RNA sequence: GGGUCGGUGGUCUAGUGGUUAUGACGCUGCCCUUACAAGGCAGAGAUCGCAAGUUCAAUUCUUGCCCGACCCA
Numbered sequence: 001g002g003g004u005c006g007g008u009g010g011u012c013u014a015g016u017g018g019u020u021a022u023g024a025c026g027c028u029g030c031c032c033u034u035a036c037a038a039g040g041c042a043g044a045g046a047u048c049g050c051a052a053g054u055u056c057a058a059u060u061c062u063u064g065c066c067c068g069a070c071c072c073a
Stems, first nucleotide, its partner, number of pairs: 001072007010025003018056001027043005049065005
């Protein structure tokens, strides 16, 4: 330099055009306990890597760029 795949709450992850973006772990509060752990209930937390385009509508499609993994040279 070329090719393929990926980037979504603190971490991992589902969602691949449509109205409140899913779940787990973690965090906060309450209940339970003499207390802790476990368990139960509730809550906060992501404008989906950045920019542009297509569309009535983009996390999703297209293009460029950035970052990461693998392959080729």

Notes: The prediction has a mean pLDDT of 82. The RNA shown here (transfer RNA) has 73 nucleotides and comes from a Candidatus Aenigmatarchaeota archaeon. RNAcentral records the identical sequence in 2 taxa. It matches the Rfam family "tRNA". The family's RNA type in Rfam is transfer RNA. The RNAcentral record of the sequence draws on ENA and MGnify. NCBI's taxonomy places the organism under Archaea, Nanobdellati, Candidatus Aenigmatarchaeota.